[in-house]
């Protein structure tokens, strides 16, 4: 440099849930909280996918649309420690 997470130190993060705020919503951020994660770092300003649909677009009702999420769906870039 390539591989890999059996085993150690130091430690790192923080999932449903609970208060709060924001937003249309999905979801976000703070606080408590720990299911989990060896990339649970960083990229949604351009790769699929998945959630929502104010606005649009249509309409007798359904519906369709992403410019608005989600990196803890998969995928690119990066990187500790310890093994071979």
């Nucleotide at each position: 440099a390539u591989a890999u997470g059996a085993u150690a130190a130091g430690g790192g993060c923080a999932a449903a849930c609970c208060u709060g705020u924001u937003g249309a919503a999905a979801a976000a951020c703070a606080g408590g909280g720990a299911c989990g994660c060896a990339a649970a770092g960083c990229u949604a300003g351009a790769g699929g996918a998945u959630c929502u649909a104010a606005g649009g677009u249509a309409u007798g009702a359904a519906a369709c649309u992403a410019u608005g999420a989600u990196a803890g769906c998969c995928a690119g870039c990066u990187g500790c420690c310890g093994u071979a």